The prediction has a mean pLDDT of 84.
This is a predicted structure of a 1502-nucleotide RNA (small-subunit ribosomal RNA) from an uncultured prokaryote.
The RNAcentral record of the sequence draws on ENA.

[in-house]
RNA sequence: AAUGAACGCUGGCGGUAGGCUUAAUACAUGCAAGUCGGACGGAAACGAUAAAGAGCUUGCUCUUUAGGCGUCGAGUGGCGGACGGGUGAGUAACGCGUGGGAAUCUACCCUAUAGUUGGGGACAACAUAUGGAAACGUAUGCUAAUACCGAAUGUGCUCUACGGAGUAAAGGAGCCCUCUUCAUGAAAGGUUUCGCUAUAGGAUGAGCCCGCGUUAGAUUAGCUAGUUGGUAAGGUAAUGGCCUACCAAGGCUACGAUGUAUAGCUGGUUUGAGAGGAUGAUCAGCCACACUGGGACUGAGACACGGCCCAGACUCCUACGGGAGGCAGCAGUGGGGAAUAUUGCACAAUGGACGCAAGUCUGAUGCAGCAAUGCCGCGUGUGUGAAGAAGGCCUUAGGGUUGUAAAGCACUUUCAGACGUGAGGAAAAGUUUAAGGUUAAUAACCUUAGGCCCUGACGUUAACGUCAGAAGAAGCACCGGCUAACUCCGUGCCAGCAGCCGCGGUAAUACGGAGGGUGCAAGCGUUAAUCGGAAUUACUGGGCGUAAAGAGUACGUAGGUGGUUAAAUCAGUCGGAUGUGAAAGCCCCAGGCUUAACUUGGGAAUUGCAUUCGAUACUGUUUGACUAGAGUACAGUAGAGAGAAGCGGAAUUCCUAGUGUAGCGGUGAAAUGCGUAGAUAUCUGAAGGAACAUCAGUGGCGAAGGCGACUUACUGGACUAAUACUGACGCUGAGGUGCGAAAGCGUGGGGAGCAAACAGGAUUAGAUACCCUGGUAGUCCACGCCGUAAACGAUGUCAACUAGCCGUUGGGCCUAUUAAAAGGUUUAGUGGCGCAGCUAACGCGAUAAGUUCACCGCCUGGGGAGUACGGUCGCAAGAUUAAAACUCAAAGGAAUUGACGGGGGCCCGCACAAGCGGUGGAGCAUGUGGUUUAAUUCGAUGCAACGCGAAGAACCUUACCACUCCUUGACAUCCAGAAAAUUCAUCCUGGAAACAGGAGGCCGCCUUCGGGCCUUGAAAACAGGUGCUGCAUGGCUGUCGUCAGCUCGUGUCGUGAGAUGUUGGGUUAAGUCCCGCAACGAGCGCAACCCUUGCCCUAUGUUGCCAGCGGUUCGGCCGGGGACUCAUAGGGGACUGCCGGUGAUAAACCGGAGGAAGGUGAGGAUGACGUCAAGUCAUCAUGGCCCUUACGCCUGGGGCUACACACGUGCUACAAUGGCCAACACAAAGGGCUGCAAGCCAGCGAUGGUGAGCCAAUCCCAAAAAGUUGGUCUAAGUUCGGAUUGCAGUCUGCAACUCGACUGCAUGAAGUCGGAAUCGCUAGUAAUCGUAGAUCAGCAACGCCACGGUGAAUACGUUCCCGGGCCUUGUACACACCGCCCGUCACGCCAUGGAAGCCGGGAGUGCCCGAAGUCCGUGACCCAACCCUCGGGAGGGAGCGGCCGAAGGCAAGUUCGGUAACUGGGGCGAAGUCGUAACAAGGUAGCCGUAGGGGAACCUGC
Repeated sequence: AAUGAACGCUGGCGGUAGGCUUAAUACAUGCAAGUCGGACGGAAACGAUAAAGAGCUUGCUCUUUAGGCGUCGAGUGGCGGACGGGUGAGUAACGCGUGGGAAUCUACCCUAUAGUUGGGGACAACAUAUGGAAACGUAUGCUAAUACCGAAUGUGCUCUACGGAGUAAAGGAGCCCUCUUCAUGAAAGGUUUCGCUAUAGGAUGAGCCCGCGUUAGAUUAGCUAGUUGGUAAGGUAAUGGCCUACCAAGGCUACGAUGUAUAGCUGGUUUGAGAGGAUGAUCAGCCACACUGGGACUGAGACACGGCCCAGACUCCUACGGGAGGCAGCAGUGGGGAAUAUUGCACAAUGGACGCAAGUCUGAUGCAGCAAUGCCGCGUGUGUGAAGAAGGCCUUAGGGUUGUAAAGCACUUUCAGACGUGAGGAAAAGUUUAAGGUUAAUAACCUUAGGCCCUGACGUUAACGUCAGAAGAAGCACCGGCUAACUCCGUGCCAGCAGCCGCGGUAAUACGGAGGGUGCAAGCGUUAAUCGGAAUUACUGGGCGUAAAGAGUACGUAGGUGGUUAAAUCAGUCGGAUGUGAAAGCCCCAGGCUUAACUUGGGAAUUGCAUUCGAUACUGUUUGACUAGAGUACAGUAGAGAGAAGCGGAAUUCCUAGUGUAGCGGUGAAAUGCGUAGAUAUCUGAAGGAACAUCAGUGGCGAAGGCGACUUACUGGACUAAUACUGACGCUGAGGUGCGAAAGCGUGGGGAGCAAACAGGAUUAGAUACCCUGGUAGUCCACGCCGUAAACGAUGUCAACUAGCCGUUGGGCCUAUUAAAAGGUUUAGUGGCGCAGCUAACGCGAUAAGUUCACCGCCUGGGGAGUACGGUCGCAAGAUUAAAACUCAAAGGAAUUGACGGGGGCCCGCACAAGCGGUGGAGCAUGUGGUUUAAUUCGAUGCAACGCGAAGAACCUUACCACUCCUUGACAUCCAGAAAAUUCAUCCUGGAAACAGGAGGCCGCCUUCGGGCCUUGAAAACAGGUGCUGCAUGGCUGUCGUCAGCUCGUGUCGUGAGAUGUUGGGUUAAGUCCCGCAACGAGCGCAACCCUUGCCCUAUGUUGCCAGCGGUUCGGCCGGGGACUCAUAGGGGACUGCCGGUGAUAAACCGGAGGAAGGUGAGGAUGACGUCAAGUCAUCAUGGCCCUUACGCCUGGGGCUACACACGUGCUACAAUGGCCAACACAAAGGGCUGCAAGCCAGCGAUGGUGAGCCAAUCCCAAAAAGUUGGUCUAAGUUCGGAUUGCAGUCUGCAACUCGACUGCAUGAAGUCGGAAUCGCUAGUAAUCGUAGAUCAGCAACGCCACGGUGAAUACGUUCCCGGGCCUUGUACACACCGCCCGUCACGCCAUGGAAGCCGGGAGUGCCCGAAGUCCGUGACCCAACCCUCGGGAGGGAGCGGCCGAAGGCAAGUUCGGUAACUGGGGCGAAGUCGUAACAAGGUAGCCGUAGGGGAACCUGC
């Protein structure tokens, strides 16, 4: 875009078209084919007229008579029922389409010619009789014809032996004249008209034949006996095996026969730019069919839809004897189905049958009815209208939107409604007048013209007019992207959506609803099926190196295709003409309906076919010629080319003999194995088989597979040069044929080494493997099979053309040359680069994947599957040919960026190494897990949780638990109101307290004088939540990592993703710097700037300092001093600056000088782009959700402190570098009024009492400790170690029971240096020693944080472990190796293969039976026409027989489909089981073919 559609929701009008696509299923009822009295005998019905009669109202009724009239049932006869109408079952066919043809018929119609004479005998109807339930008959008798039959004639026609023979007819109607009993009738004649007969021609229709075209599959390859042809007879309208007999053996087929499946064909319709594709409703042409099958009759025409006979199935009637029927005509019914209409009106029009005509008939047709089924048109109002109303929805609460929309105001009235008016479809026929024709004629008839009369189903028509009033008339789908259109609520991987991608797991523009919007509109969506897009079957117009796709290779048949030249021809080709290509349709123009759809007229087109006339370049054909293709001959060249026979040496193994002794062998390490019966090793000799080192080379040869010692003969091909010859002999190649690695198979040999299977040893969780020791088929030979490989250049063969450069092999020529080599050129191979061009890219690039020609093969998403079934081949293994169901939305290629690798290179880090000290063992502390519990609140969980949040859990904290209370609340805002309301170390009762009740006391502060603060308090808003979600978030933080990286602009390259820059060469701690470079610059990081510390200077000098001076109570204490220390500020200093060397004259590095400090001086703060949905909703903030007499709040108590156990982090130790005792010495940095507290007193002590000083460079905490000196202990579970426990105390605090710290005395556990493993540290560091602080009433602190004292060892180096950076490589990974992924097994579902069997269908063969019926034969029986000598004959028929013959039956097979116990694999499924085969060197490189083996992926051999 389109539909004969259907379904869902909705529905105002009209025009117009179409309306059982399914059951060719069964049909009730009615209708659909009759007509003619002008062919006939006639008169059942109706009517008119006449006559007669009766009744009698004297003009009415009844009866009878009259076929005389109009007419007419039944019958005879004629014409028509072969048209019109329906359907598409069958048919793959001369059925249809198109174009031709000859051997034919054709009623009615037209034209022409010639006739139409004279006879005869019957049969219906009818009558009588009779049978039957009916349908329907039977017998006898009568009768007419345009019915039937002879005779005559024969224009003609047919046959012929050329003499001849055969062969027709029908009359009817009107009128005239003559005659007549004048109503009429009869006869003769005439005339008109309709017929009839014969022949010829035409027209129309039909039959037959032929060329071409006309679905799918080869998993259908052979078919055919009347088959193919001939002769003869028959038959037909006609040709013909159409039929029969005989003869011959033909005919069709790869250009697809035969069989199977499907199907009516066409004009057209639909789509498409076209070519094509799909389709064949309506309309039109042809065909076929009429319940199923068969058959003929009649006829001009049928093997006949509304005819006949027979058989069958079904239905109906029946008196059971027998009969009737055929809607695929129009309506209609049942059934089927998603689904398709009225048992309507009319012959008015158009057409048909009959008829002289009037007319009759006509479910053809014209109309109406039903349904939005389609197409087309119209309407459902128009203008104005901002208070931007109300309501709805949203909201950032301001507003926005619905929205000029509504209301309101002003208009209009199409359509629908009511009433009225009112075309066209009507022409003709009839009648009449006139003229003409015809005729003897003014009859009749025909033609023309005029008048009159009359005919409409539709129809209450179309159209027009009038009336009233905005009045009666809008829905459907969609709104994540494709695709126009967005928000809220509900839901919470549920419910659901979905055309594809995909939405939904608590903030869904995707589900459902709503508001809003978008699209179309009396429709809108959905579904189905068609074409397009799809160049996605490619003729137009595709491909095949790697995406699917070149056959393993060659030869060659058919076929296709083919060099130069001349002539002929004109088949192809091109042009003209003619015929045809039906109409309708499409297209154009014009016309008619108000427009359109629709319709009328004309044109164009119909690309085709046929005939004919031309053209002759090209192709073809024929003839002739040529030599450039191809081939042959002669002469050479190189070569692992092939097959055969012979022969050689090295090596392995075995055997023999000797020497010789304990091992050998093998591996990552071992073991199995061999060896004291003498191995291995070494050596002599011999045997046997297989393979041929070096030469050896991107060297050679061959079609490919493939070919490698040497010699010989035989043999195929290639190349080179020159000449001669043949004269297109060429190329490709469906089928076909040959060759064809390895493995494998058969038969017979052979068997050294190697080696599937197998055995053993190892490895391992296992190890049907990798490794090792053995070892059989096999590997080898001969003959025969197999026919496959990643048979690869993943690249078919042949030919031509198209820049260069560099190798190499075999030849030729030239130059130069002693030679070898060399240079140039040419040719045939074989390689590497590379231009143009091609390619998706990679890449190819004269050996093309470039540009062209010819031919063949092959491909069309992945899986299923190279599988099943069937066929062919094979001994088998198997090969070849080769699907479908089902399933997925991908599979795949090349390249890119990352990430990763049991890949590579470079580099760094307390990463390893080198060292020092620890942890892991003990006891205790502390945190965690687990367990327990009413609760043991919560969070943190590899590194990067675990002395973490917590810089302080007895109450509080506190979030947890059980209990007791409160409900506007413990806390905030607002507020009607009230009050001397605030306030209080008040008291009493109950209680565990909160709280409840009572008593008492007290009578506020600020003020700008407005008021505010504060108290109580009803109600409503609200408060409150450490409730959930860190995967909704902000903020903060951890980590990679203080690692050196992460990016951008412009340019350039690439189709693009992207690349370049940022890579490279150096260098650095550093993407630090330098050089180079299609890049040039820039940003965030690095570094520096900041703080501390180390040196110096300047300034200042108390509370700090004291060199010199003075004093002194001997204490910088005092006077004083600023020098020093120190403090506080401000400066200086270090920059690879200088020198030497190395390096590239660079950057930089190495060494040195000077310097307090040297190459970042040391330390800190500082953390790029990002990663981990990392951590935190319990710091805080916050969206959403949840609770609201509770998940909120208050209170006392308990718990967070539990304890079989496991782990982390620490402390103290295990002792002599030590413990204890005594004496003596030296810090820094902090803290202090709810405080630090000197001193003194008491106490063994913790501490208590008292209390100077200090708001601190002033006073206090405060004692520094290791250390030094001296003494003691003497190797022990100790004078080490201090846990645990008992008793007695101190302090803090409402309160030390659960559950604090400290003190004294007593007790005196484990532990004697710590397994596997593991941590920290590179210098003022580790180690070790003490000091202070925060939190804090006290304390769990052995923690954390800061301070100083003493103060080492080691670093060869980067192989390895871990982490990181850069470059490169591979990748099937991208959630990125904690990745991906394979197969068995188990379970569920689905489709499918095999299968004993069972069921059904189709077609064929043979036989049996054999209806109707044509034909043939017979016909003893019967018979009107003609003949007859009356006897009969001619002729015909019944009957009987025969051939053929439908349905039916039987037999054995064939084919297709369905089903099936059981069974095979396949696909898909949730988080199953076993392993880990593949992707990285995937941890044994992988893969292909083949063979064996194994739970499985797989393993092993070749």